[in-house]
Molecule: transfer RNA
Organism: uncultured Bacteroidales bacterium
C1' cells in the first nucleotide's frame, strides 16, 4: 500500500429515504421512619468530518479521520 468491519446520548446498542429510538447510569418527584428497590417524569444527538444525489439523507453515493481484523 490492498481488502473487510466499525463510527448514533455518559456506557452497550437499534434505526435499509419522510425531522432518532430502547436499555443501563444521572438529574428532579412519588413511595418509605430511612436507603435500596419499584412508579412518574426531565435534561442529554450539528448521527466521525467534507462533498454529492433527492423535494427530503443516519439511511444512497464519493473523499477524508479514527479504530478492529485479514493478506503480504
Nucleotide at each position: 500500500c490492498g481488502c473487510g468491519g466499525a463510527g448514533u446520548a455518559g456506557a452497550g446498542c437499534a434505526g435499509u429515504g419522510g425531522u432518532a429510538g430502547c436499555u443501563c447510569g444521572u438529574c428532579a418527584g412519588g413511595c418509605u421512619c430511612a436507603u435500596a428497590a419499584c412508579c412518574u417524569g426531565g435534561a442529554g444527538g450539528u448521527c466521525g468530518c467534507u462533498g454529492g444525489u433527492u423535494c427530503g439523507a443516519u439511511c444512497c453515493c464519493a473523499g477524508c479521520c479514527u479504530c478492529c481484523g485479514c493478506c503480504a